[in-house]
RNA sequence: GGGCGGUUAGCUCAGUUGGUAGAGCGUUCGCUUGACGUGCGCAAGGUCACAGGUUCGAGUCCUGUACCGCCCA
Numbered sequence: 001g002g003g004c005g006g007u008u009a010g011c012u013c014a015g016u017u018g019g020u021a022g023a024g025c026g027u028u029c030g031c032u033u034g035a036c037g038u039g040c041g042c043a044a045g046g047u048c049a050c051a052g053g054u055u056c057g058a059g060u061c062c063u064g065u066a067c068c069g070c071c072c073a
Base pairs, nucleotide, nucleotide: 001072002071003070004069005068006067007066010025011024012023013022019056027043029041030040031039049065050064051063052062053061
């Protein structure tokens, strides 16, 4: 330099045919307990890596860039 894959909540990851962004774990608070833990309930937490384009509408499609991994040279 070329090719392929990945980037979504604090962590690990889903997200179908473009149509209001989710789960598990973790965290806060409450209930339960003498207390802790377990269990149950509620909640907070997101520039969907960045920039642009297409579209009535983009996490999803297109282009470029950055970073990570693999392969080729």
A computed fold for a 73-nucleotide RNA from a Minisyncoccota bacterium, annotated as transfer RNA. Its Rfam family is "tRNA". Gene Ontology term of the family: triplet codon-amino acid adaptor activity. It was read from a public genome assembly.